A computed fold for a 108-nucleotide RNA from Hymenobacter arizonensis, annotated as SAM riboswitch aptamer (S box leader). Model confidence (mean pLDDT): 82 of 100. The model forms 94% of the base pairs in the Rfam consensus. NCBI's taxonomy places the organism under Bacteria, Bacteroidota, Cytophagales, Hymenobacteraceae, Hymenobacter.
């Protein structure tokens, strides 16, 4: 990269270096940032997908992940409710689904 498959309201930051934009994606909204973001590197912590071992525990080690914000919020799509004169557009609320993303396993 591509399939495929499980999770995605929980939970975890310091220092250093760096210098302007970041938050994945066309767009809207919202946040974050010169009180240094976001990236790096070091430590440290979170969790518990996978291994092995084991006093079988919320355990030890080991590959990985990940440490603002629900995957930051919407967009599609059904259905519920509200509000206008009537099925329908439209405008608001909440649900469920999907798709696009992201980590894992795990096949090519």
């Nucleotide at each position: 990269c591509u399939g495929c498959u499980a999770u995605c309201c929980a939970g975890a930051a310091a220092g250093a270096c760096c210098g302007a934009g970041g938050g994945a994606c066309u767009g809207g909204g919202c946040c974050c940032g010169a009180u240094g973001a976001c990236g790096u590197c070091u430590u440290g912590g979170c969790a518990a997908c996978c291994u092995a071992c084991c006093a079988c525990g919320a355990g030890u080690a080991g590959g990985u992940g990940c440490c603002a914000a629900c995957u930051c919020c919407c967009g599609u799509u059904u259905c519920a409710c509200c509000g206008c004169a009537a099925u329908a557009u439209u405008g608001g609320u909440g649900a469920a689904a999907g798709a696009a993303g992201a980590u894992g396993a795990c096949a090519g």